[in-house]
Molecule: transfer RNA
Organism: Candidatus Uhrbacteria bacterium
RNA sequence: GUGACCAUGGUGCAACGGUUAGCACAGCGGGUUGUGGUCCCGUUAAUGAGGGUUCGAUUCCCUCUGGUCACC
Repeated sequence: GUGACCAUGGUGCAACGGUUAGCACAGCGGGUUGUGGUCCCGUUAAUGAGGGUUCGAUUCCCUCUGGUCACC
């Protein structure tokens, strides 16, 4: 340099173009327990950046940024 793939809470992952953006762990509050752990309930927290298409974009298109892989 060329091609492919990836980017979503603190972490690991989901999400037919119409979702209240979901799950697990972690955090916080509470219940249970003699204490802790386990278990249960509640709660905080996320779509890499900029454009475009669309009535509607996490999702499709373009550019950029960062990462992974292959080729050269």